[in-house]
């Protein structure tokens, strides 16, 4: 000192649900409260996969369909705290 890993320590981030005369067609988003749980629960929609269906097909009907959404669905990339085994 770097990689690996993930005790301990200081710190960090927010799930569900509440509120906003919030923003969207919805899915979800922002704020603010709260705290399930996260060692990358920090960044990126590149693949996968999964939500919506505003627009566009359709007999103007069931339905399909992303150019939308999710990174706390997994993979993949780039960056970080601490140092015990």
């Nucleotide at each position: 000192c770097a990689c690996u890993c993930g005790a301990a320590a200081a710190g960090g981030c927010a799930a569900a649900c509440c509120c906003a005369u919030g923003c969207g067609a919805a899915a979800g988003c922002u704020g603010g409260g709260g705290g399930c749980g996260c060692a990358a629960a920090g960044c990126c929609a590149c693949g996968g996969a999964u939500c919506u269906a505003a627009c566009u097909c359709u007999a103007g009907g069931c339905g399909a369909u992303a150019u939308g959404a999710u990174g706390g669905c997994c993979g993949g990339g780039c960056u970080g705290c601490c140092g015990a085994a």
Predicted 3D model of an 85-nucleotide RNA (c-di-GMP-I riboswitch aptamer) from a Bacillota bacterium.
Of the family's consensus pairs, 95% are formed in the model.
Rfam family: c-di-GMP-I riboswitch aptamer. About the family: GEMM was predicted in a large-scale screen for bacterial structured RNA regulatory elements.
The sequence was found by an Rfam model in a public genome assembly.
Its mean pLDDT, the model's own confidence on a scale to 100, is 88.